[in-house]
RNA sequence: AUUAAUAAAGGCAAAUGCCGCGAAAGCGGCAGACGCAAAGCCAAGGGUCUAAAGCUGAAGAAGCCAUGAUAGCCGGUUGCUGAAU
Numbered sequence: 001a002u003u004a005a006u007a008a009a010g011g012c013a014a015a016u017g018c019c020g021c022g023a024a025a026g027c028g029g030c031a032g033a034c035g036c037a038a039a040g041c042c043a044a045g046g047g048u049c050u051a052a053a054g055c056u057g058a059a060g061a062a063g064c065c066a067u068g069a070u071a072g073c074c075g076g077u078u079g080c081u082g083a084a085u
Stems, first nucleotide, its partner, number of pairs: 001085002004081001011036002016031006034072001040077003045074002047070003054064003
């Protein structure tokens, strides 16, 4: 520097439940662990999700729509340890 081991010290926390916020996607707290070598951080790179307001529509149907969300989808960026190379 690669790299990820039946190493060491640790860390995070899925689903689900309760409470709260939100139109929703989803988010926060507590409990809980499916898992994670970055499951640390970044939303003006891509993808995906939702569609309140707005537009179309005869329509409380339906469609369009991100300025909303998602980093535990890809990506960018920073970092612990040191078995092996």
This is a predicted structure of an 85-nucleotide RNA (c-di-GMP-I-GGC riboswitch aptamer) from Firmicutes bacterium UBA5500.
The sequence was found by an Rfam model in a public genome assembly.
It matches the Rfam family "c-di-GMP-I-GGC riboswitch aptamer". Its family is annotated with cyclic-di-GMP binding in the Gene Ontology.
Its mean pLDDT, the model's own confidence on a scale to 100, is 86.